Bacterial large signal recognition particle RNA from Peptococcus simiae, 265 nucleotides, folded computationally. The gene name in the source record is ffs. It matches the Rfam family "Bacterial large signal recognition particle RNA". Rfam describes the family as follows. The signal recognition particle (SRP) is a universally conserved ribonucleoprotein involved in the co-translational targeting of proteins to membranes. It is annotated as a non-coding RNA gene.
[in-house]
RNA sequence: CCGCACUAGGUGGGGCGCUAGCGGUGCCCUGUUACCUGCAAUCCGCUAUAGCAGGACUGAGGCCGACCCGCGGGAAGUAAUUUUAAGGUCUGGCGAUCAUUAAGUAGUGAUGACAGUCGGGUCCGACGCAAUAUGUCCCUGUGAACCUUGUCAGGUCCGGAAGGAAGCAGCAAUAAGCAGGUCCACAUAUGUGCCGCCGGGGUGCCUGGCUCGAGCCGGCUGGUGGUUUGCCGCUUGGGAGCGUUUUUCAAUGGUCGGUGUGCGG
Numbered sequence: 001c002c003g004c005a006c007u008a009g010g011u012g013g014g015g016c017g018c019u020a021g022c023g024g025u026g027c028c029c030u031g032u033u034a035c036c037u038g039c040a041a042u043c044c045g046c047u048a049u050a051g052c053a054g055g056a057c058u059g060a061g062g063c064c065g066a067c068c069c070g071c072g073g074g075a076a077g078u079a080a081u082u083u084u085a086a087g088g089u090c091u092g093g094c095g096a097u098c099a100u101u102a103a104g105u106a107g108u109g110a111u112g113a114c115a116g117u118c119g120g121g122u123c124c125g126a127c128g129c130a131a132u133a134u135g136u137c138c139c140u141g142u143g144a145a146c147c148u149u150g151u152c153a154g155g156u157c158c159g160g161a162a163g164g165a166a167g168c169a170g171c172a173a174u175a176a177g178c179a180g181g182u183c184c185a186c187a188u189a190u191g192u193g194c195c196g197c198c199g200g201g202g203u204g205c206c207u208g209g210c211u212c213g214a215g216c217c218g219g220c221u222g223g224u225g226g227u228u229u230g231c232c233g234c235u236u237g238g239g240a241g242c243g244u245u246u247u248u249c250a251a252u253g254g255u256c257g258g259u260g261u262g263c264g265g
Stems, first nucleotide, its partner, number of pairs: 001265006009058003012030005020047005035055005063258006072249007081240007090233001092232003095228007103221003107216002115211008123200003127196002129193002131190006138181005148173004156165003
């Protein structure tokens, strides 16, 4: 150096998630030269030589190590944006509201403001008057088979007679009742009254007289103070996407290095 047979190894790797941890199933990246069957998310298998069980292929030129680049993922910080919650002892802006002021404006005031004083009304109680309603009284009409009155034809009864008695119908009158009228009188009542009169009360409103002689009012703007977080801003906290910085893991790729045993020539 060549050949044969083996062995280690290999037949993808990585991030996230899960887990005490490892590997797998799951999601994603890289990548294709990338074996087969069974298991698995309220999961499956294992324990630092960290998937298990069974089979197949390859095999030390296709395997291993170090370094470089860094697809992609994770963590932390941070500028600005956006969303959400809280904060008014956040001295901001715009508002809301209350009080006050009276600079401006509007109104009002010498046909007299404000203030003072004397009254009236509105309010309450009693009485009266009126109105209205109802009832009574009064007037008229009507009104009883008998059980109302008067007069009682006829008829009836008593009597020798004279005469007497009760009494239906009719006529007249009337009781209760019914109908109407009157508004004179009386009683009761009131969602009644530009009514009268007596007394009380009140300072709210309206109004009259007198004194005085220039303010009064507070609608709007302005000033001051209080309350309020409604909107914007501000502060603080949470979330989202995006940018950037640091850090961590890291596929593919690149460079360098290492590479077993036996037999034969």